[in-house]
Molecule: transfer RNA
Organism: Candidatus Harrisonbacteria bacterium
RNA sequence: GCUCCCAUCGUCUAAUGGCUAGGACGCCUCCCUUUCACGGAGGAAAUCGGAGUUCGAUCCUCCGUGGGAGCA
Numbered sequence: 001g002c003u004c005c006c007a008u009c010g011u012c013u014a015a016u017g018g019c020u021a022g023g024a025c026g027c028c029u030c031c032c033u034u035u036c037a038c039g040g041a042g043g044a045a046a047u048c049g050g051a052g053u054u055c056g057a058u059c060c061u062c063c064g065u066g067g068g069a070g071c072a
Base pairs, nucleotide, nucleotide: 001071002070003069004068005067006066007065010025011024012023013022018055027043028042029041030040031039048064049063050062051061052060
């Protein structure tokens, strides 16, 4: 330099164009307990950036950014 893959709550991970963006762990609050732990109930928390297509984009296209693999 060329080709390909990946990017979503703090972490891991779902969502085949019509979500309130779901789940697990973690965090917070409440219940339980003498207290802690366990257990139960609830809550906060995310789509890498910019353009485009579309009535509508996490999803499709393009350009970036970051990470990875292969070739040279």